[in-house]
Context: one part of a larger RNA
RNA sequence: GAAUGAACGCUGGCGGCGUGCCUAACACAUGCAAGUCGAGCGAGAAAGUCCCCUUCGGGGGGCGAGUAAAGCGGCGCACGGGUGAGUAACGCGUGGGUAACCUGCCCUUGAGUGGGGGAUAACCAGCCGAAAGGCUGACUAAUCCCGCAUACGACCGGCAGACACAAGUCUGUCGGGGAAAGAUGGCCUCUGCUUGCAAGCUAUCGCUCUUGGAUGGGCCCGCGUUGGAUUAGCUAGUUGGUGGGGUAACGGCCUACCAAGGCUGCGAUCCAUAGCUGGUUUGAGAGGACGACCAGCCACACUGGAACUGAGACACGGUCCAGACUCCUACGGGAGGCAGCAGUGAGGAAUAUUGCGCAAUGGGGGAAACCCUGACGCAGCGACGCCGUGUGAGCGAUGAAGGCCUUCGGGUCGUAAAGCUCUGUCAGAGGGAAAGAAAGGGUCGGCGGAAUAAUACCCGCCGACAUUGACGGUACCCUCGGAGGAAGCACCGGCUAACUCCGUGCCAGCAGCCGCGGUAAUACGGAGGGUGCAAGUGUUAUUC
Numbered sequence: 001g002a003a004u005g006a007a008c009g010c011u012g013g014c015g016g017c018g019u020g021c022c023u024a025a026c027a028c029a030u031g032c033a034a035g036u037c038g039a040g041c042g043a044g045a046a047a048g049u050c051c052c053c054u055u056c057g058g059g060g061g062g063c064g065a066g067u068a069a070a071g072c073g074g075c076g077c078a079c080g081g082g083u084g085a086g087u088a089a090c091g092c093g094u095g096g097g098u099a100a101c102c103u104g105c106c107c108u109u110g111a112g113u114g115g116g117g118g119a120u121a122a123c124c125a126g127c128c129g130a131a132a133g134g135c136u137g138a139c140u141a142a143u144c145c146c147g148c149a150u151a152c153g154a155c156c157g158g159c160a161g162a163c164a165c166a167a168g169u170c171u172g173u174c175g176g177g178g179a180a181a182g183a184u185g186g187c188c189u190c191u192g193c194u195u196g197c198a199a200g201c202u203a204u205c206g207c208u209c210u211u212g213g214a215u216g217g218g219c220c221c222g223c224g225u226u227g228g229a230u231u232a233g234c235u236a237g238u239u240g241g242u243g244g245g246g247u248a249a250c251g252g253c254c255u256a257c258c259a260a261g262g263c264u265g266c267g268a269u270c271c272a273u274a275g276c277u278g279g280u281u282u283g284a285g286a287g288g289a290c291g292a293c294c295a296g297c298c299a300c301a302c303u304g305g306a307a308c309u310g311a312g313a314c315a316c317g318g319u320c321c322a323g324a325c326u327c328c329u330a331c332g333g334g335a336g337g338c339a340g341c342a343g344u345g346a347g348g349a350a351u352a353u354u355g356c357g358c359a360a361u362g363g364g365g366g367a368a369a370c371c372c373u374g375a376c377g378c379a380g381c382g383a384c385g386c387c388g389u390g391u392g393a394g395c396g397a398u399g400a401a402g403g404c405c406u407u408c409g410g411g412u413c414g415u416a417a418a419g420c421u422c423u424g425u426c427a428g429a430g431g432g433a434a435a436g437a438a439a440g441g442g443u444c445g446g447c448g449g450a451a452u453a454a455u456a457c458c459c460g461c462c463g464a465c466a467u468u469g470a471c472g473g474u475a476c477c478c479u480c481g482g483a484g485g486a487a488g489c490a491c492c493g494g495c496u497a498a499c500u501c502c503g504u505g506c507c508a509g510c511a512g513c514c515g516c517g518g519u520a521a522u523a524c525g526g527a528g529g530g531u532g533c534a535a536g537u538g539u540u541a542u543u544c
Base pairs, nucleotide, nucleotide: 001544002543003542004541006540007539008538009537010536013389014388015387016386017385018384019382020381021347026345027344028343030342031341032340035075036074037073040072041071048063049062050061051060052059053058082300083299084298091225092224093223094222095221096220097219098218101217102216106213107212110209111208112207113206114148116146117145118144124137125136126135127134128133155176156175157174158173159172160171161170162169163168182205183204184203185202186201187200191198192197193196226272227271228270233263234262235261238260239259240258241257242256243255244254245253275297276296277295278294279290280289281288282287302323303322304321305320306319325336326335327334328333353379355378356377357376361375362373363372364371365370392422393421394420395419402413403412404411405410426485428480429479430478431477432476436471440467442465443464444463445462446461447460448459449458488533489532490531491530492529493514494513495512499528500527501526502525503524509516510515
């Protein structure tokens, strides 16, 4: 000199964009942060209001409403969000391998969706419990569960051929076992009853098997990745083999047996420290230090362990067990997990609102309308940082008054002020007023497709119209008044830009280094003046 997620002192006008628990991975009151689908299924309220009856207690019916809440089922909850404890490791980075693998939703290829059976929740009845919750009996549905049929591919096994040659890949053929679920809208040509509806036809969405893809992952390998030798030896599933098991998959991953191996001075093992990277910062560079925000990967979710479900978890707001802690209890037993967003206590030098909205972007569910979304978009607080801007401009010398200094002549603050003439940024008041919005869905029109008796209906494309904004009456623009409301901090001995007076008298004090202060101190304290930076300025800490 530059830098910072900074803090502290003094001071503080406005705006934009960023940024804000670095400490206790300490403990947490309260609210919210993951739901959605009635076009999968069975059931189904109440308040209120209207009508009727009434023994005036009430009873019945309609609307509310096939709504709410709950249940079965599907998809999602493995994403998004947080934190950095652990980890010196194939964890990360980079480059490869997988002929050793998986991949829901999405796109794509081909084939199918036939015909049966069963249970159970909800609801009802009874019972136990303080509660959390649970038990028994009886009933019922499905895209819930289970057989049967069928099998183009795919899978398993045999044979043959081609390629490769280390396991293998591809083609042909034979045999084996193995699937499925319906829903909604429309139509009446054929069939059934024959009004119209359906087991019929059709469109859309699904379901099953399958091909290829896309995307996302699993596993393996080369190289790189902090300090300590005042850590020199480490290792029994250890190293390898065979058989078996397990996994989506290779493998001591696991197991039985066999062999005795494996690592290490090119640093094993042990100890300490640490999430890694893109990058950030400094520096001319080489290099050093760091890894906040943003992005990628990893790990974790009160502590330790475990599996279940699932395409995917060994699962932050799931389950079970153990532990510590907190809470409820009728003492028998139960409930909980902010390292999500706010917020509280504690710790600390120190770090924000228990805000608004789903309008946009993105995500989940749904055919859609739409619902959910503390992701996100915004607003609030903090000079924490960067950037911009203002605190006025011109004229104005009897160089006013006053302060300070003085050699008493004067010098200086100083065109500074006053005064005159203007301007109107920002702040204030009033008025106007956005972009961010295009989609989706609706209505209308046109074109096309499938199907049909059909120019209806259905699907797709195009166009027009109206509708949707948290921020926010915000940005921005105009008007009004009037210089009015807006400057400080540090320093002035040398380094280092800036000097005099008074006070003090090795005292009080200063100080980054050298050093000042013991009676004329440019070094202490005050004043006047000056220098530097400026809504900041100094100090402290840390890095180069």

The part of an RNA shown here (small-subunit ribosomal RNA, 5' domain) has 544 nucleotides and comes from Syntrophaceae bacterium UBA1062. The prediction has a mean pLDDT of 85. Its Rfam family is "Bacterial small subunit ribosomal RNA".